[in-house]
Context: one part of a larger RNA
């Protein structure tokens, strides 16, 4: 040195746990901000670093409600104290305080600092102090906006890797990304539609089919509708103008008066045209806003039933015997509890606001008939080129949008039904508004899982977007577990010792002693046996 046995250090896997995530669900909300926000700095305790609350009235102020023996957060100890019916501390709503910085708004600046104007006060004075005020756009004023915020929307803008087994048309994608804007939804919507069978449908959105189907496509890789068809939902409206009537301005006229242009009231609103006008009828459906009433909604309150033996440190276990259930969801307690605690079904009490559901209420709105004349949205539809958008890559290319150019008609009109024409059939463009069905969660309640269990699951179970890294931009960790209960080892000993031990003691266990449950391996020891 090797090999076996045995007992230890290291380690910090592995089992058990969860205080943290995930990921849905139903309900809420969906905004916060100049009444200065999101986010911060600096302060603030009896001692006070550090988190949390809070703001010079600073771990608080004050009303009201609700709570009942105790209380001064995390968080011990000590101290000063409050409270026990004179209602403390706690919870709930409402309200005052709210330094500075921050859109930051008096002016400036390297953000939390400097310096000012004006009126007033201290005050007679000031290189002083207080209190208010003093940015910019819109608006004539009142007022309003501005910044911020997770996804979801709408717009204007707009890649490339990549795929085509290379690559230019295509893809990928109108995707990621800038921008601007908005709401709890938002966009879109009441046909100049969809179709066609000598039929009919009858805003809009969204889901399933239709269907990888017509189609398009260096006819490559790909892309990819629609009608119909069954659901979710479901509602319809205002305007412009003809015409009447009024103001104001200019114009003609001696003057009554009559014309333009502008405003405002009143009128109307559609394709089976409709309405203006004219003759008649004179109130018939329906129906928002707002008032009343009821209901919902904060802390909360009530809330059934169990004992002996036995093991055990310790009963909830095991045994015997009960009992409650509108409550045997949950959690906790010294092992595993329906009946030991908090709960839990029930049941009560309850502000504003909010929402709901009734009742009232009546803004708006609702009629016959001629049809001569009059209106019915013009730089508009259409067309020519250049470009987009659709299932459609300029094609035979319709629909729709529009950068230049050009440019009707006027209901005996005009559009569209996939080039075009014709007959047919559908509709009424060039003004507007409109709930639901739909998509999303920064968030608040409550609640679920064949989801993780500390190298997993958020980066993040712990004082973590920290600590450190980077000039930034950005990156970005490691880290959980005594015990039931600290009962955290009084006292004595060894030591230089406030270092470690050895005894004693606590505890069910201390090879549970804070490097603390379990404690594999790797690596390093000690004793003991055989052996070279």
């Nucleotide at each position: 040195g090797g090999c076996g046995c045995a007992u230890g250090g290291u380690g910090g896997a592995u089992g058990c746990c969860u205080a943290g995530g995930a990921u849905c669900u139903a309900a809420g909300a969906g905004g916060c901000g100049a009444a200065g926000a999101a986010g911060g700095a600096c302060g603030u305790g009896g001692u006070a670093a550090g988190c949390u609350g809070c703001g010079a009235u600073a771990a608080g102020c004050u009303a009201c409600g609700g709570g009942g023996a105790g209380a001064u957060g995390c968080a011990a100890a000590c101290g000063a104290u409050c409270g026990u019916a004179a209602c403390a501390u706690c919870c709930g709503u409402a309200g005052a305080u709210u330094u500075c910085c921050g859109a930051a708004u008096g002016g400036g600046a390297c953000a939390a600092c400097c310096c000012g104007g004006c009126a007033c006060g201290c005050u007679g004075a000031a290189g002083g102090c207080g209190u208010g005020u003093c940015a910019c756009u819109c608006g004539a004023a009142a007022g309003a906006g501005a910044g911020c915020c997770a996804a979801c929307g709408c717009a204007g803008g707009g890649a490339a890797c990549u795929g085509a087994a290379a690559c230019a048309u295509c893809u990928a994608a109108g995707u990621a990304c800038c921008u601007g804007c908005a709401g709890g939804a938002a966009a879109a919507g009441a046909a100049a539609a969809u179709a066609a069978a000598u039929a009919a449908u009858g805003a809009u959105u969204c889901c399933c089919u239709a269907a990888g189907u017509a189609g398009u496509g260096g006819c490559g890789a790909g892309c990819g509708a629609a009608c119909g068809g069954g659901g979710a939902a479901g509602a319809g409206c205002c305007c412009a103008a003809a015409c009447c009537g009024g103001a104001u301005c200019g114009a003609a006229g001696c003057a009554a008066u009559u014309c333009u242009a502008u405003c405002c009231g009143g009128g109307g609103u559609u394709g089976u045209a409709g309405g203006a006008c004219u003759a008649c009828u004179u109130u018939u459906a329906g129906a928002a806003a707002g008032u009343c009433a009821g209901a919902u909604c904060a802390a909360g309150u009530u809330g059934a039933a169990u004992c002996a033996u036995c093991u055990g440190g310790a009963a909830a276990g095991a045994u015997g015997a009960g009992c409650c259930g509108c409550a045997g969801c949950a959690g906790g307690u010294g092992a595993u509890a329906g009946c030991c605690c908090u709960g839990u079904a029930g049941a009560c009490a309850g502000a504003a606001a909010u929402u709901c559901u009734g009742a009232u209420g009546g803004a708006c709105g609702u009629g016959u008939a001629g049809u001569a004349u009059c209106c019915u949205g013009a730089g508009u539809a259409g067309c020519g080129c250049g470009g987009g958008a659709c299932c459609g890559g300029a094609g035979g290319a319709a629909u729709c949008c529009u950068g230049u150019g050009u440019g009707a008609a006027a209901c005996u009109g005009c559009c569209a039904g996939c080039a075009c024409c014709a007959u047919c059939u559908g509709g009424u463009a060039a003004g507007g508004c409109u709930a639901a069905a739909u998509a999303c969660u920064c968030c608040u309640u409550a609640g679920a899982u064949a989801c993780c269990g500390a190298u997993a699951g958020u980066g993040a179970a712990c004082c973590a977007g920290u600590a450190c890294c980077g000039u930034a931009a950005g990156g970005g960790a490691a880290a959980g577990g005594u015990g039931a209960a600290a009962a955290g080892u009084a006292c004595u000993c060894c030591g230089a010792a406030c270092a470690g031990g050895a005894g004693a003691g606590u505890g069910a266990a201390a090879u549970a002693g804070u490097u603390c449950c379990u404690g594999a391996a790797a690596c390093c020891g000690u004793g003991c046996g055989c052996u070279u």
About this RNA: The part of an RNA shown here (large-subunit ribosomal RNA, domain I) has 532 nucleotides and comes from Chitinophaga eiseniae. Its mean pLDDT, the model's own confidence on a scale to 100, is 82. The sequence was found in a public genome assembly. It matches the Rfam family "Bacterial large subunit ribosomal RNA".